[in-house]
Parts: sequence; structure tokens; C1' cells
RNA sequence: GAGGCACGGCGGGCGAUUGCUUGGGAUACCAAGAGGAAAGUCCGGGCUGCAAUGAGACAGGGUUCCGUCUAACGGACGGCCGGCGAAAGCCGAGGGCAAGUGCAACAGAAAGCAGACCGCCUAUCUUUGUGAUAGGUAAGGGUGAAACGGUGGUGUAAGAGACCACCAGCGCCUUUGGUAACAAAGGCGGCUGGGUAAACCCAACCCGCAGCAAGAAGAGUAUGGUUAAAGUCUCAUAUUUUUAAACUCUUCGCUAAAGCUCUAUCGUGAGAUAGAGAUUAGAUGAAUAAUCGCCUAAACAGAACCCGGCUUAUAGCCGUGCCUCGAUC
Repeated sequence: GAGGCACGGCGGGCGAUUGCUUGGGAUACCAAGAGGAAAGUCCGGGCUGCAAUGAGACAGGGUUCCGUCUAACGGACGGCCGGCGAAAGCCGAGGGCAAGUGCAACAGAAAGCAGACCGCCUAUCUUUGUGAUAGGUAAGGGUGAAACGGUGGUGUAAGAGACCACCAGCGCCUUUGGUAACAAAGGCGGCUGGGUAAACCCAACCCGCAGCAAGAAGAGUAUGGUUAAAGUCUCAUAUUUUUAAACUCUUCGCUAAAGCUCUAUCGUGAGAUAGAGAUUAGAUGAAUAAUCGCCUAAACAGAACCCGGCUUAUAGCCGUGCCUCGAUC
């Protein structure tokens, strides 16, 4: 200097005039006023309700290597294993196919316990052509992405893990390292059984239901009133209410939150502990806008109970670290 990888920040600013919403104030006026994703509604909760307590099956759903973090999670962090990449790094819906059932076009004899098309060997017959029949065989050839281990030998009528040596895979055992997943080394065994479970299935663990349009209070309307309404499935125990349910309007829920910012210590890290600081939208047909001037590179895009995650969209500018190549000292 070039190319790549990972992480983070900003994502418009300043001034003037007029205007909108909330809070404070008698008034003048003061303070505050959309996000890194507010989106998706995919997860987890806080919170609210289901008359009370206990137990439970079926069905359904979720997760799936090890350890840690967290209120919790299907999330995060660190590691192990596998795949891709030259590397930094990225991805993993990461238990089980040797419990069972399935699925895989064409070609091929045969694609899960398969198989004899061409071959090889033996015997018999024979039209003497290696033609027919019977038996053995899976080492050689062919088809295919893949043919039920590989190389070399012994052996055989010809062959074959039938046997042997060395490998590969698989299973078991021991030692060492590691909390563990696992890794390395050594030994035994002729055991040799492809793929697929985001195929059905099996195993282990976990899970009440519904949701702020939840729910509470007040006023009103037309009905109803001892039977109507209220009670999540089953069982057991023990029982309630009587101006109930529906509709309309108003108020609450509604913003002090496992929240935000900074510092210190510990930790590889996610984070934990301690201290300090500030209070930062609460609308309800939906508020933060319009005009002018200057700077200027400005995308995706607007809260509706709150918080922690995940996923998706995102022009441009800035910063940090790492990998590879080239040149110079």
C1' cells in the first nucleotide's frame, strides 16, 4: 500500500418565528416530548383474571454435545466435535438407524441382510461348434453416485476373512490430561451391518389456561330476577354470590421500570458485587410540526402495559483489533 474477517459508534446539527401534547404554576412562564430496530408477534417473563385446596391421566407442545450466566428462555458466553475456508473466521434443527416401519429416478443380475449379466472350475452328454445339462463360486469384468472393507500372501477343482500379516472402520478395556463434552497413547477382538430421523418413530428432561381489547371502579340504558348468570378437563375434599349478565361513557390500570448513565473491583467472557448520579413520552381517531437562514455524507423507518432476547430492513461516515499478499528499512 492492497484485499479480506470480526466488533463498535453516529445515523443529522445550529439559530429565529409561529404552533401541538403532558406535567408544574393564579398568570407570565418553566421543564420534558419516538428507535437501533419503535418493525415481525417468533420466544421468555413481570403484571391481571380464572371461588379455595390437593392429586392426576390423556392429548398437545418444546428442548436435545459439555460447562457457565440470567428472573427466565428455544437466549447469551466459553469450550468440545463436525463441515466450509489458505487464514483471520463462518455455520451446526450437535441424543438414537446395531428397537421397529418407511423412502431413494434411471442403469444394473442385484441397492438391506441383495445378487449371477459376462465370466472361472468340476462332472456328464454331445450334431465336435466349447454347444447343452447339473453342481460349485463371487476373487476378475460390466452398470451405477454408491455393489456388503483394502493391499499382499497361504490355500483351493476354481475361489472366498476360509486362514495369516499389515492397514481402515467398529466394539470393549487400561493409562494420562481435562469439572465435563472429549483428546492422546497402548492392548484385545475376524466383528465388517451404505444414506436418511427440520422421515414416521424411540429415549431423556420440561410445560395449567387466557391475556392490557387482561382487569378494577363509577354513572347511565333497555331487559332479567329464585331462577338466570358467574366456576378451564377428571377425581377427591370443602363450599359460595344474588341487582346478575350485556351495551355506552368516564376514571384507574398507564409508567420509578429484573429500567438508564458513570466509576471501581473480580471474571477469558456473558456477567456479578459495591458506590455515585439523573428521572428521560403516556397519547386514546391518536401529540413533537411548519417557514426561513447557515453547515452538511444522512439510509431503514413512528411508542400505545413494561422488561430481557431472537429475526428482518438499513445509504453513508467514523473508530478498534485480527488474517493474507506485496514493497521498503

Record summary:
A computed fold for a 329-nucleotide RNA from a Campylobacterota bacterium, annotated as Bacterial RNase P class A. Its Rfam family is "Bacterial RNase P class A". Rfam links the family to the GO terms ribonuclease P activity, dimeric ribonuclease P complex and tRNA processing. Rfam classes the family as a ribozyme. The model forms 94% of the base pairs in the Rfam consensus. Its mean pLDDT, the model's own confidence on a scale to 100, is 75.